This is a predicted structure of a 72-nucleotide RNA (transfer RNA) from a Candidatus Aenigmatarchaeota archaeon. Its Rfam family is "tRNA". It is annotated as a transfer RNA. From the family's description: Transfer RNA (tRNA) molecules are approximately 80 nucleotides in length.
RNA sequence: GGGCUCGAGGUCUAGUGGAAUGACACUUGCAUGGCAAGCAAGAAGCCGGGGGUUCGAAUCCCCCCGAGUCCA
Numbered sequence: 001g002g003g004c005u006c007g008a009g010g011u012c013u014a015g016u017g018g019a020a021u022g023a024c025a026c027u028u029g030c031a032u033g034g035c036a037a038g039c040a041a042g043a044a045g046c047c048g049g050g051g052g053u054u055c056g057a058a059u060c061c062c063c064c065c066g067a068g069u070c071c072a
Base pairs, nucleotide, nucleotide: 001071002070003069004068005067006066007065010024011023012022018055026042027041028040029039030038048064049063050062051061052060
């Protein structure tokens, strides 16, 4: 330098055009003599950045940034 894969709450993850899912963690409550486990509720995401296509983009296209891998 080139090819391919990937980037989503604190962490991991589902979602391939119609408005982001779940788990753990966190907060509050219930319960316990108390803690943990359990149960209920809640907060936390401008979906890596910019542009384009579309009525509508996490999703499709282009460029850039970053990570992994292969080739030179």
Model confidence (mean pLDDT): 84 of 100. The RNAcentral record of the sequence draws on ENA.